[in-house]
RNA sequence: ACCGACAAAGGCAAACCUGUCGAAAGGCAGGGACGCAAAGCCAUGGGUCUAAGGCUGUAAUCAGCUAUGAUCGCCAGGCUGCCGAAA
Numbered sequence: 001a002c003c004g005a006c007a008a009a010g011g012c013a014a015a016c017c018u019g020u021c022g023a024a025a026g027g028c029a030g031g032g033a034c035g036c037a038a039a040g041c042c043a044u045g046g047g048u049c050u051a052a053g054g055c056u057g058u059a060a061u062c063a064g065c066u067a068u069g070a071u072c073g074c075c076a077g078g079c080u081g082c083c084g085a086a087a
Base pairs, nucleotide, nucleotide: 003084004083011036012035016031017030018029019028020027021026034073040079041078042077044076045075046074047071048070049069053066054065055064056063057062
C1' cells in the first nucleotide's frame, strides 16, 4: 500500500420532535439513534429530488418542460484520516 477483527481508543448521527432559513427540495441548531471503517471533505461524471425564475399549452383554473437550486447517509471519482488481529 492493500485489507477490515465478537480488538482498543474514540468519532459520526437515520427516522422522528422542537426552533429557524428557504418558493420547494432541502439546510442549520438542540434533542434523539436507524445505522456507518471513512456516514470526514469536495458537486468532477452519472442518478435522484425540487421548480422560485423562464418557456409552452388553456378563455381561465391549472398542466407540461427546464437547474443556475439540492442530495457525498445513491453510485463512481478526487483529497485526507484512527487502529493493526486475520488474510

Predicted 3D model of an 87-nucleotide RNA (c-di-GMP-I-GGC riboswitch aptamer) from a Bacillota bacterium. Of the family's consensus pairs, 95% are formed in the model. It matches the Rfam family "c-di-GMP-I-GGC riboswitch aptamer". Gene Ontology term of the family: cyclic-di-GMP binding. The organism belongs to Bacillota, within Bacteria.